Context: one part of a larger RNA
Molecule: large-subunit ribosomal RNA, domain IV
Organism: Patescibacteria group bacterium
Formats: sequence, C1' cells, structure tokens
RNA sequence: CCAUCGUUAAGGAACUCGGCAAAACAGUGUCCGUAACUUCGGAAGAUGGACCGCCUUUUUAACUUCGGUUAAAAAGGCCACAGUAAAAGAUCUCAAGCGACUGUUUACCAAAAACUUAGGUCCCUGCGAACCCGUAAGGGGAUGUAUAGGGGCUGAUGCCUGGCCAGUGUCAGAACGUCAAGGUGAGGGGUGCAAGCCUCGAUCCUAAGCGCUGAUGAACGCCGGCGGUAACUAUAACCGUCCUAAGGUAGCGAAAUUCCUUGUCGUGUAAGUUACGACCUGCACGAAUGGCAUAACGACUUGAGAACUCUCUCAACGAUGGACUCG
Repeated sequence: CCAUCGUUAAGGAACUCGGCAAAACAGUGUCCGUAACUUCGGAAGAUGGACCGCCUUUUUAACUUCGGUUAAAAAGGCCACAGUAAAAGAUCUCAAGCGACUGUUUACCAAAAACUUAGGUCCCUGCGAACCCGUAAGGGGAUGUAUAGGGGCUGAUGCCUGGCCAGUGUCAGAACGUCAAGGUGAGGGGUGCAAGCCUCGAUCCUAAGCGCUGAUGAACGCCGGCGGUAACUAUAACCGUCCUAAGGUAGCGAAAUUCCUUGUCGUGUAAGUUACGACCUGCACGAAUGGCAUAACGACUUGAGAACUCUCUCAACGAUGGACUCG
C1' cells in the first nucleotide's frame, strides 16, 4: 500500500448524481392506544406509550386423577450500570409521478412505468364452424356448440369517452359503365383452276375486380387561418372574411409531453436549474393509439423530514490475510 473487519473526541449528510455503503431503531411477549384517506375490506404491527428479573403474602379463574397444576391481579420486599440481561429479530413519517392489484420478463450488463391480468369493446364463426398445422389423408379447435370458440384494441374501479365518412380500409348493393380467356363470326387478306387450307376481324354474349350508390371510428386516421371590435389601458363575449370532411368538446396542462426556460407567482431552505401548489403564452395534451381521478399494492421513479451514523469535516489507532524482506 491492497482486501476484509473493529473502534474513535466535537459535529451529524456539510459526502455524493443519489444517505450508495455503513450505522441505528429492533421482542413470534403483555397491556394501552392509533390519523388523513377509503372501493368500508382496509390504511394498521400506522405513528406512539407503559410493563418485563427474583422473593413473600393475599385474592380470583380454569382444569383436576381432589394430591394439586396452570394463568391472572393486588400489596410488600431484594440485588445489579443493566431483568425480552445471550443469540435471533421491521427504521419510520410526509408529498408527488407511473402502473390498479398477485404475477411475468431481456439464462450471462436492463425487473421496470415494459408484458400479463380481471374488466370493457369491436370483428369473425351455425358446426364437416371460424382459425391453426399439414401437399394430402389427417390432426388441433373439441369428444366443445354463440353464456361456445378464434382474432384485434384497451386494461381493476369511479366519472366519462366529443366533432369529422373527404382520403384509406371494411361491409352492403338482382341496376348501369368498364373488363380476360372463351363463344358468335358481318366483313377482309394470303394461297390455289377449284374444293380447300392459313389468317385478320366488326358486332353481340360473358366472372370476380374496378367504377358507381350507401353505411361504418372502442376501423387506419384527422380535428384551421387572417383582420377588426367594449367610455383608462389591456383583453375580446362580439363582427367580418378565406379555407375545410370537420375545425380539439369534457377534463388535464412548463406535464415521463414546454423549445424559448432556471417561464411567472406562491410554499418549503439562510440560500432550491430539483420538488410541491397555482397560472395558461399547450414550440408539439386530449378522450379505449383511451381522458381525468383513484383506496390498496410496488427490491419502480422524484422531493422533504425524524432517527442514525467515519458518507463527510479529517484523519488516527488496532486485528486478520496478502504485498515486501529473510529463511
């Protein structure tokens, strides 16, 4: 010096991206007591407080083989620094985001806010089902039968889920247009004396598809601009105009989304690019690509506090094993 440990005055997160690591709290005990919020189940062992050894006496209860045994309470006493005398054995609180939850995952850098989930909704499927595997036979679906099976999206629950069918898709439509092979074969060409052979071919008939008509958003998706206006100013309920299929409703909003930006105001700190509460000027939220809330839950993420500490101020000492020297 390295690794693993132990102790440290005063301070106590000043360390650091971050209390990472460590420390501390600590009882499968008895009793008391327990908030917000809540889906009334929870939250909850919330948080928090008291007691605990041994001896004596008394009382009570249960059981009893009536000999006692066990438990509890009250009063008094004894010893120690210390009575759950050892070991083992939850840190807690406040606030916010995301995901409802238990569960699953990148075997060997990611455990999560990702996947799943119950619930919701849409589409397909009448059974030799749809769908999947297989060239097929056949098999699964299912020895099931629409309260069943398959697929897509969303993701408990609560309150809700707005406008647009112009584009794309899907579905429906006994008409009409277009349309291939095929059928028909007016008429023509080549050749030949001819019969014929070869060949071009108008018209008409003719499928799906496409056109056409309509429906459809919990189908893919989309959801404006400019100018003016109120008796301070500012702003614009209001008006005009252009475009569109229709111009973003409720709710939320500097957000896991805000570029400018450390926006502005407030709270918290002595001091706060973070955090929380607001505002709305939403570069570029927004309603099952779900919107907004939400008790409980989380080795999730963020901020604050209590306790505690060698994380630090700031280093010191010690132990063990190495390194090093000698053998």